[in-house]
Context: one part of a larger RNA
RNA sequence: UAUUGGCUAAGGAACUCGGCAAAAAAGCGGCCGUAAGUUCGCGAUAAGGCCUUCCCCAGCUAACGCAAGUUAGAUGGGGACGCAGCUAAAGACCCUCUGGCGACUGUUUAUCAAAAACACAACUCCGUGCUAAGCCGUAAGGCGCUGUAUACGGGGUGACGCUUGUCCGGUGCCGGAACGUUAACGGUGAAGGUGGCGGGUAGCAAUACCCUCUGCCAACGCCCGAAGCGCCGGUGAACGACGGCAGUAACUAUAACUGUCUAAAAGUAGCAAAAUACCUUGUGGGGUAAGUUCCCACGCGCAUGAAUAGCGGAACGACUGGAGGACUGUCUCAGCCAAUAGCCCG
Numbered sequence: 001u002a003u004u005g006g007c008u009a010a011g012g013a014a015c016u017c018g019g020c021a022a023a024a025a026a027g028c029g030g031c032c033g034u035a036a037g038u039u040c041g042c043g044a045u046a047a048g049g050c051c052u053u054c055c056c057c058a059g060c061u062a063a064c065g066c067a068a069g070u071u072a073g074a075u076g077g078g079g080a081c082g083c084a085g086c087u088a089a090a091g092a093c094c095c096u097c098u099g100g101c102g103a104c105u106g107u108u109u110a111u112c113a114a115a116a117a118c119a120c121a122a123c124u125c126c127g128u129g130c131u132a133a134g135c136c137g138u139a140a141g142g143c144g145c146u147g148u149a150u151a152c153g154g155g156g157u158g159a160c161g162c163u164u165g166u167c168c169g170g171u172g173c174c175g176g177a178a179c180g181u182u183a184a185c186g187g188u189g190a191a192g193g194u195g196g197c198g199g200g201u202a203g204c205a206a207u208a209c210c211c212u213c214u215g216c217c218a219a220c221g222c223c224c225g226a227a228g229c230g231c232c233g234g235u236g237a238a239c240g241a242c243g244g245c246a247g248u249a250a251c252u253a254u255a256a257c258u259g260u261c262u263a264a265a266a267g268u269a270g271c272a273a274a275a276u277a278c279c280u281u282g283u284g285g286g287g288u289a290a291g292u293u294c295c296c297a298c299g300c301g302c303a304u305g306a307a308u309a310g311c312g313g314a315a316c317g318a319c320u321g322g323a324g325g326a327c328u329g330u331c332u333c334a335g336c337c338a339a340u341a342g343c344c345c346g
Base pairs, nucleotide, nucleotide: 001341002340003339004338005337006336007335008334010332011331014330019327029051030050031049032048037042039159053080054079055078056077057076058075060073061072062071063070064069081085086091094325095324096323097322098321099320100319101317102316106118107117122157123156124155125154126153127152128151134143135142136141160312161311162310163309165242166241167240170239171238172235173234174233175232176231179230180229181228186223187222188221189220192217193216194215195214196213198211199210200209201208202207243261244260245259246258247257270304271301282298283297284296285295286294
């Protein structure tokens, strides 16, 4: 010096991002007592008190006994000692108030993240009529399922309560099939290419070229031509989206009101400086001697908002923010003690 322990005057969170760590208290017993809130189950061991040893007496109750009585239990009264009686040892919670998030028990990054993330009952949408849809496999075959729409598969939301507004113009999906567009195939025409019989021209010949007829291939044009797309409708718990500029009331301010432009529609109920607010330590109130955090309000919401759910909400949480009590070497501010390591000898 380090590690691990023990003790500490006065103060008691002044430490620190934060009471991290430590300390203290409590100790599944008996009696009393217990708030707000609440989904009436909880909250709750809420909180907060008191008791606990030993001796004596009394009646009561129960068991046994013919009885006398014995034993046990709790109760009541009196007394003894001490600072202290679950006296040692051992033996689950520190407590309270108030926000955020997630309803809850669960699950997760084996080896830096346990959470507000995932899951979840519940709600909803879509698909699926059974040789189901969906999935695995080249196939056979299998799962689904020895199930049958109160079933199965997929997407989203995520208990419960109150709710879930407007927009179908774009995208997606569903329905429609008259019209437009359209592939291959097919039909028809056809430049051109390439075979065959015959004939012709040039040449000694090989060969080259031309014509009639007869096959095959064929650029390209036209006709026909399904789905799809166009087109016509529907659909938001489908992907999504949900305005601007002026003016106006007899103080001022503000604008119920008016005008105008745009749009598919012009953000409803709620909530709101928020896990979302840039400006911002917004403004007012509360708490503190003093509060960029916190709580309650306000609202011109940079850029809230309704199953990418909105707002509530008891219980629950090794979650997260704020406050208080208790308690302490966290600190003011450090000191002492012990063991071990470090150093020396062997």

Notes:
RNAcentral holds the full RNA, with entries from ENA and SILVA. A computed fold for a 346-nucleotide part of an RNA from Candidatus Yanofskybacteria bacterium GW2011_GWA1_44_21, annotated as large-subunit ribosomal RNA, domain IV. Its mean pLDDT, the model's own confidence on a scale to 100, is 84. The source organism's lineage runs through Bacteria, Bacteria candidate phyla and Candidatus Yanofskyibacteriota. It matches the Rfam family "Bacterial large subunit ribosomal RNA". The literature on the family includes a 2001 paper in Science by Yusupov et al., "Crystal structure of the ribosome at 5.5 A resolution".